[in-house]
RNA sequence: CAGGAAAACCGGAUGGCCGCUGUUCGCUUUAUGCGGAUGGAGGAAAGUCCGGGCUCCGCCGGGCAGGAUGCUGGGUAACUCCCAGGAGGGGUAACCCUACGGAAAGCGCAACAGAAACAUACCGCUCAAUUCAGGUUGAGUAAGGGUGAAAUGGUGAGGUAAGAGCUCACCAGCAGCCGGGAGACCGGCUGGCUGUGCAAGCCCCAUCCGGAGCAAGGCCAAAUAGGGGGACUUAAGGGUGUCCGGCCCGUCCCCGGGUUGGCCGCACGACCCCGGUGGCAACACCGGGGCUAGAUAGAUGGCCAUCGGCCUCCUUGCGAGGCUACAGAACCCGGCUUACAGGUUUACCUGGCUU
Repeated sequence: CAGGAAAACCGGAUGGCCGCUGUUCGCUUUAUGCGGAUGGAGGAAAGUCCGGGCUCCGCCGGGCAGGAUGCUGGGUAACUCCCAGGAGGGGUAACCCUACGGAAAGCGCAACAGAAACAUACCGCUCAAUUCAGGUUGAGUAAGGGUGAAAUGGUGAGGUAAGAGCUCACCAGCAGCCGGGAGACCGGCUGGCUGUGCAAGCCCCAUCCGGAGCAAGGCCAAAUAGGGGGACUUAAGGGUGUCCGGCCCGUCCCCGGGUUGGCCGCACGACCCCGGUGGCAACACCGGGGCUAGAUAGAUGGCCAUCGGCCUCCUUGCGAGGCUACAGAACCCGGCUUACAGGUUUACCUGGCUU
C1' cells in the first nucleotide's frame, strides 16, 4: 500500500422569525387566556419472534393432552438469549456456521436405475464334466466392471484354482481397559473383523410450562326499561385449555334497553453514567453522581441564511451543480431478527514493497 475478517461509536451544526406540547410558578378578563422557568422519539422506536415484570381469573392437589428446548459448564428475573469451551464442517489464516440427545425399543421412508437397498449375483473370474468347436450343466467367488446419493470398511502387500480380513502393515469404525479433564470430550493399549442414510418422519429419553392480556384492570359521574322469558332447588350450573378430586356460590342461560364522558393505571425503572474489586469473559458486588417524553385523533414542525459531509464536472478556483441514510414512542424491560447514504476508531489475518 492492497485485500479480508471481527467489534464499538456518530449519523448533522449554528443563528433568526413563526408555530406545537408536558411539568411548574405567577397574573387576570376564568378564557381552547397571557407571561416566566425547564423538558420533549430510536439504534433500531420496526417485525410481534422469544423471555419476563405487572394486572385479572377465589384457591389447592393430581393426571391427561398439548407445546417448547436438546453437546458441556457458567451468567441472568428468565429465555430458544449472552459468555467460555467440546465435536463436526468451511476458509491459507484472522474468523464463520451447526435443528449438536437416541438408528442394537418399535414403526416408517429411500423414486428411478440396478442382480440386489437388510440382502443378493447381471457381466465377469476359476475348477470339473460334456461337445469337433461354439456352447451347455454343476461347484466356488465378490478382488474387477456396470447401476446408484449410498452396495459385505478403505489403501497396499502376501496368499489362493480364482478370490475374500484368509493373513499382515497403516487408517476409520465398534467393544473392553488405563490415564487426563468439573464436564462435553481427548490420548494410549488390546481385540475380534466390521450390515447405508433419514428422527427439520412418527417415536423414545431428559428438562420446562395454569390461562388471558394495558382494548389487562380499577375509580367517579351520568342515563335507561332494577324490563321480559326460561332452567335448576342443594343438585344441576358456574368458577379463563381438557379431565378428576377437594373447595366456594342463588346462581346460570337467552332476548331487549341505557352509558361510549372523565380520572387512575402512565413512568424511580431487574434504570443510566463514572470509579474500584473479583472473574479469561458474559457478569456480580461496593462507592459516588444523575432524573432523561407521557400524547389520546394523538405533541417536538415550517421558512430563511451560513457551515459540515459525500458525489460529479471543468477553465483546478474564495469555481459550478446535485445529494445528505434507515426511519416516529403509546404499560415497561432483557434479547433475537430485519433496514441503514456517509464517516470515525480499535486491534487482528494474508500478500506486496521498503528499512